[in-house]
RNA sequence: AAAGCACCCGCAAGAGAGGCUGCAGAGCGCAGCGCCGAAGGAGCAACCCCCCGGAACCUCUCAGGCAAAAGGAUUGCGGUUGACAU
Numbered sequence: 001a002a003a004g005c006a007c008c009c010g011c012a013a014g015a016g017a018g019g020c021u022g023c024a025g026a027g028c029g030c031a032g033c034g035c036c037g038a039a040g041g042a043g044c045a046a047c048c049c050c051c052c053g054g055a056a057c058c059u060c061u062c063a064g065g066c067a068a069a070a071g072g073a074u075u076g077c078g079g080u081u082g083a084c085a086u
Base pairs, nucleotide, nucleotide: 005082006081008079009078010077011076012075013074018033020032021031022030023029034066035065036064040062041060042059043058047054048053
C1' cells in the first nucleotide's frame, strides 16, 4: 500500500400472514377477533468461555406486521469513516 472486518449512507433483489367484522368515509384511521416472523426485543440449543456470561433463520410474540405505500433479516455492488491502523 492492497485486501479483509465493523458502523453508516446509496442502488438492486427481498418472505410470511384477513384488503375479515363494526364505526367512519370531511375516511386512508379506530376497535374486536383471527393470523405472521425476517425491524427491534426476550428466552434458550449446539457451540464458545469455564467465574460471570455470550449465543441462531430455533422458541416467544412485548413491539412490529397481515391490499398498496412504507418497513423488512439477509444477499450483491459502490462510497465515507474507524485508519498515515493491523
This is a predicted structure of an 86-nucleotide RNA (Glycine riboswitch aptamer) from Natronohydrobacter sp. It was read from a public genome assembly, where an Rfam model found it. Taxonomically the source falls in Natronohydrobacter (Bacteria, Pseudomonadota, Rhodobacterales, Paracoccaceae). It matches the Rfam family "Glycine riboswitch aptamer". From the family's description: This family represents the bacterial glycine riboswitch. Its mean pLDDT, the model's own confidence on a scale to 100, is 80.